[in-house]
RNA sequence: GCCCUCGUAGCUCAGUCGGAUAGAGCGGCAGUUUCCUAAAUUGCAGGCCGCGCGUUCGAAUCGCGCCGAGGGCG
Numbered sequence: 001g002c003c004c005u006c007g008u009a010g011c012u013c014a015g016u017c018g019g020a021u022a023g024a025g026c027g028g029c030a031g032u033u034u035c036c037u038a039a040a041u042u043g044c045a046g047g048c049c050g051c052g053c054g055u056u057c058g059a060a061u062c063g064c065g066c067c068g069a070g071g072g073c074g
Base pairs, nucleotide, nucleotide: 001073002072003071004070005069006068007067010026011025012024013023019057028044029043030042031041032040050066051065052064053063054062
């Protein structure tokens, strides 16, 4: 330098033939339960989907550029 994959909640990820308020587990907070803790269980908060531009009625999803991570080739 070229090619491929990936970037979504504090962490690990799902969702990628475009569609209505973006999800799960763990973690956090609160309640119930217990003499207390743990476990169990219920609820709540937390992300404008790496950044920008474009296409479209509509973009996490498609296109382009940039940034970052991993891998391959030279």
The RNA shown here (transfer RNA) has 74 nucleotides and comes from a Calditrichota bacterium. Rfam family: tRNA. The prediction has a mean pLDDT of 82. The sequence is in RNAcentral, with records from ENA.